Predicted 3D model of a 69-nucleotide RNA (transfer RNA) from uncultured Desulfotomaculum sp. Taxonomically the source falls in Desulfotomaculum (Bacteria, Bacillati, Bacillota, Desulfotomaculaceae).
């Protein structure tokens, strides 16, 4: 200049139509006590900023950051 990639603490999903799953945290149950196991809860402006459209994590346009080139 050119690609790609950015979503919960972390790793990853989601065909323009209620943003969820898996470690991890908490709480409960089990257990003589840890571990494991089973349950259930909290946690997100989907990097930022605008535009499209009834409706955007998804299209666009521009920005920032990291990576190849």
């Nucleotide at each position: 200049c050119g690609g790609a990639u950015g979503u919960g603490g972390c790793u990853c999903a989601a065909u323009g139509g209620u943003a969820g799953a898996g470690c991890a945290u908490c709480a409960g149950c089990u257990u003589c006590c840890c571990a494991a196991g089973c349950u259930g809860a909290g946690g997100g402006u989907u990097g930022c900023g605008a535009g499209u459209u009834c409706g955007a994590a998804u299209c666009u346009c521009g920005u920032c950051a990291u990576c190849c080139g």